[in-house]
RNA sequence: AGGGGUAUAGCUCAGUCGGUAGAGCAGCGGAUUCCAAAUCCGCAGGUCGGGAGUUCGAGCCUCUCUGCCCCUGCAA
Repeated sequence: AGGGGUAUAGCUCAGUCGGUAGAGCAGCGGAUUCCAAAUCCGCAGGUCGGGAGUUCGAGCCUCUCUGCCCCUGCAA
């Protein structure tokens, strides 16, 4: 330099053909217990990496920028 992958909750990750953003763990509250652990019930938590575009509608499609990972080099 060229090419590819990836970015979604505190963490690990889903999200189908563009149509109301989810799970597990962690956290908080409750039940249970002599107290705890475990178990069970409930709650909260998101500018979907930044910007722009297409669309009635974008986590998803297009362009661009950024971070991380991988592959392939050329010249000196």
Molecule: transfer RNA
Organism: Sorangiineae bacterium NIC37A_2